[in-house]
The prediction has a mean pLDDT of 80. Predicted 3D model of RNase P RNA and transfer RNA as a complex of 498 nucleotides. Rfam match: Bacterial RNase P class A. Rfam's curators write: Ribonuclease P (RNase P) is a ubiquitous endoribonuclease, found in archaea, bacteria and eukarya as well as chloroplasts and mitochondria. The family's RNA type in Rfam is ribozyme.
RNA sequence: AUACGUGGACAGACGAUCGCCGUCGCGGCCUUGGCCGAGGCGGAGGAAAGUCCGAACACCGCAGGACACGGUGAUGGGUAACGCCCAUCGGCCCUUGGUUGCGGGGCUAGGGAAAGUGCCACAGAAAACAGACCGCCGAUGGUCCCACCUGCUUCUGGCAGGUGUGUCGACACAGGCAAGGGUGAAAAGGUGCGGUAAGAGCGCACCGCCCGGCUGGCGACAGUCGGGGCACGGCAAACCCCACCGGGUGCAAGCGCAAGCAGUCCCUGGUCCCGACGAAGUCGGGACGUCUGUGGUCCGCAGGCUCCCAGUACGGGACAGGAACGGGUAGCGUGCUCGAGGCCGCCGGCAACGGCGGUCCCAGAUGAAUGAUCGUCGCCCGUAAUCGGGACACAGAAUUCGGCUUAUUUCCACAUGCGACC
RNA sequence: GGGGAUAUAGCUCAGUUGGGAGAGCGCGUGGAUCGCACCCACGAGGUCGGGGGUUCGAGUCCCCCUAUCUCCACCA
Numbered sequence: 001a002u003a004c005g006u007g008g009a010c011a012g013a014c015g016a017u018c019g020c021c022g023u024c025g026c027g028g029c030c031u032u033g034g035c036c037g038a039g040g041c042g043g044a045g046g047a048a049a050g051u052c053c054g055a056a057c058a059c060c061g062c063a064g065g066a067c068a069c070g071g072u073g074a075u076g077g078g079u080a081a082c083g084c085c086c087a088u089c090g091g092c093c094c095u096u097g098g099u100u101g102c103g104g105g106g107c108u109a110g111g112g113a114a115a116g117u118g119c120c121a122c123a124g125a126a127a128a129c130a131g132a133c134c135g136c137c138g139a140u141g142g143u144c145c146c147a148c149c150u151g152c153u154u155c156u157g158g159c160a161g162g163u164g165u166g167u168c169g170a171c172a173c174a175g176g177c178a179a180g181g182g183u184g185a186a187a188a189g190g191u192g193c194g195g196u197a198a199g200a201g202c203g204c205a206c207c208g209c210c211c212g213g214c215u216g217g218c219g220a221c222a223g224u225c226g227g228g229g230c231a232c233g234g235c236a237a238a239c240c241c242c243a244c245c246g247g248g249u250g251c252a253a254g255c256g257c258a259a260g261c262a263g264u265c266c267c268u269g270g271u272c273c274c275g276a277c278g279a280a281g282u283c284g285g286g287a288c289g290u291c292u293g294u295g296g297u298c299c300g301c302a303g304g305c306u307c308c309c310a311g312u313a314c315g316g317g318a319c320a321g322g323a324a325c326g327g328g329u330a331g332c333g334u335g336c337u338c339g340a341g342g343c344c345g346c347c348g349g350c351a352a353c354g355g356c357g358g359u360c361c362c363a364g365a366u367g368a369a370u371g372a373u374c375g376u377c378g379c380c381c382g383u384a385a386u387c388g389g390g391a392c393a394c395a396g397a398a399u400u401c402g403g404c405u406u407a408u409u410u411c412c413a414c415a416u417g418c419g420a421c422c
Numbered sequence: 423g424g425g426g427a428u429a430u431a432g433c434u435c436a437g438u439u440g441g442g443a444g445a446g447c448g449c450g451u452g453g454a455u456c457g458c459a460c461c462c463a464c465g466a467g468g469u470c471g472g473g474g475g476u477u478c479g480a481g482u483c484c485c486c487c488u489a490u491c492u493c494c495a496c497c498a
Base pairs, nucleotide, nucleotide: 003416005414006413007412008411009410012377013376014375015374016373017372018371020043021042022041023040024039026037027036028035029034030033045394049405050404052403053402054401055400056399057250058249059248060247064299065298066297067296069246070245071244072243073242074088075087076086077085078084089110090108091107092106093105094104095103097422098421099420100419101418102417111241112240116239117238118235119234120233133181134180135177136176137175140174141173142171143170144169145166146164147163148162149161150160151159152158153157189207190206191205192204193203194202208230209228210227211226212225213224214223215222216221254334255333256332257331263325264324266322267321268320269319270288271287272286273285274284275283276282277281289305290304291303292302293301294300306318307317308316309315327497328496329495341360342359343358344357345356346355347354348353379390380389381388382387423494424493425492426491427490428489429488432447433446434445435444441478449465450464451463452462453461471487472486473485474484475483
C1' cells in the first nucleotide's frame, strides 16, 4: 500500500436573497370568527423503507377457564416488553507448507432422537432387530493325496479298513471373520500393542462414550476420581413431546359536528316460580330456554325477550337489536405530538444498562410543506498551473415509541500472531 | 395508512408424508390430402420470481428481497 473480517462516525459547511408549512405574540379591518401587513422561532432519516417482531394508546360487554391454533427455545442478566441487546457456556470454522500447543478472530434457529410415529431416494452385499460382493482363514468337520500298520488277493500290482508332529500336504465343500477393498451424505467407537487358523473390545494402554461420586461455578458447564467393553446412526427449519408466551382489531382505532339520499328484504322479541303493595294490576327477584355480542370452538360473562289489532294460536302492524342488497357523501375539528424525550456531568456495573443532578423544547402536512438562485470553502473529473465542468450514495415523515432486516456514500480504528516438532 | 393472496414451458394451470419436473393449447419435423384445415406419429422448449439457510438431497421446509392482483372509509 492492497485485500478480507469486525466495530464505529458522518450524511457537504457557512452567508445573502426570494418562496412553502406550522406556531407565537403585535398592528389594522369587518359581526363571535376570519382576512391582510410586518416580525420572532421551528421545519425529514439513519434508514423516514419492508411491515418482520415487541409495546403504548383506542374500541370491542372488560380479557376468566378448557381445547384448538400460532410463536419462542443453552445459561445468567438488561428492558415497559420482545423473536431485541449484553456477558458467559457448548459446538464449528479461520489464523505456518504439515502436525500440535498457546493466543487472537469469526459464525451459531443451540430444549427433547434410551415417549411414540415417520423418512433415509440412487448406489451398494447390507441403511437401523444390520449385512457378506471382492477378500482373509479354513482351527473344527468333509473330500482327495502322501506315509505307515492290519487284512484279503488273480501277488514288481490291486482292494478294503485304521492311524497321523504329513520338510506350516492339497481343495476352498460345509463353515468361520468383519481387518482390508469397493458403494454411499452416513457402514454400527478411533489409534496402537497383544492375541488368533484368520479376525474381532476378544484382552490391554490412551482418546471418545455411558453411569455414579467429589470439587469449582448463581447457572449452562468445566475439572477430577471410580465403575462399565460400548448398549444409544442421522433428521424435530418432519409429525410430535416438554417448558414458557399470546383475547381480537387496528388512528381508515375511536370521539364530536356538517352536508346529502330511497328504500327493500330476512332473523329474533319466551315459559314457569317467588316476594312486596294489593281489587284488577304494578314493581322487584330467580330458574330454564332462546336471540345477539365477546369474529376459532365450548363454558363463563354482558344485553334483549316491549306494545297494539285482541278475546287463544298461525298471523298483521309499530318499535328495538342484528344481517344482506340498494342509496348518499368523498367535508371540518379532535385523537396529534412533551416523549419508556434529547444533550452534558458524576456514580454503580466487564457490558447491555441503571441511578442522581443540571439544561433544552426539537416537523405535524392532508391534491399532502421541508425548496430555488448566487458567493466562498470542501469533494469528484479533465488540465503542468490558471481555469473549466459535475450538483454529489440510498432515499423522503403520516398515531407514537423500542428493535430487527433490507438499500447505501465517504472516512476512521482494530485483528490477520507466537512457540515446539517434522 | 393497514390486511390478504399469487409467481412452475410462449399461454392457462397440476405437482404432499422432501428423492422422476409434468398436462392441455401453441411451436417445429414427418405422414395423410390434388392442396389447406381437422387428424396421426415424433421432437424441441424450464435460472420452478431472485438470494441465503436447514438437510445427504428443496418446486416443496425456514428467513430476506422483488413484482403483480385484491380487500378495508363515513352517513342513514